[in-house]
Molecule: transfer RNA
Organism: Spirulina subsalsa FACHB-351
RNA sequence: GCCUGUGUAGCUCAGUGGUAGAGCACACCCUUGGUAAGGGUGAGGUCACGAGUUCAAUCCUCGUCACAGGCUCCA
Repeated sequence: GCCUGUGUAGCUCAGUGGUAGAGCACACCCUUGGUAAGGGUGAGGUCACGAGUUCAAUCCUCGUCACAGGCUCCA
């Protein structure tokens, strides 16, 4: 340099062109003499960034960035 893949909650990951989710973690409540475990409720998101298509984009298309893997060249 080229190719492919990935980027979604604090962490690990689902997901779909029509209101964004789970587990863990966090806060509160129930329970307990008090913890842990268990149950419930809640908070937490520019869906990497920019543009395009569309009535509507997290999803489709293009570009950029970051990360991972593969290939090639020079020294």